Transfer RNA from an Actinomycetota bacterium, 73 nucleotides, folded computationally.
Rfam family: tRNA. The family's RNA type in Rfam is transfer RNA.
The sequence is in RNAcentral, with records from ENA.
The organism belongs to Actinomycetota, within Bacteria.
Model confidence (mean pLDDT): 80 of 100.
């Protein structure tokens, strides 16, 4: 320098024939317990790396950039 893959809630990851986003763990509250742990119930938490484009509408399509991984040189 070039090819490919990835970048979604604190962490690990789903969701991609475009129609406004979820799980597990963690966290908060309540109940059970003398308390802890644990179980159960409820809840908060992201608008999807950044910019631009296409579209009535994009996390999901296209382009550029940034970061990470991998292969080649």
């Nucleotide at each position: 320098g070039g090819g490919c893959c990835c970048g979604u809630a604190g962490c690990u990851c789903a969701c991609u024939u475009g129609g406004u986003a979820g799980a597990g763990c963690a966290c908060u509250u309540g109940u059970c317990u003398g308390g802890c742990a644990g179980a159960c119930a409820a809840g908060a938490g992201g608008c999807a790396g950044c910019c631009g484009g296409u579209u009535c509408g994009a996390u999901c399509c296209c382009g550029g950039c940034c970061g990470g991984g991998u292969c080649c040189a």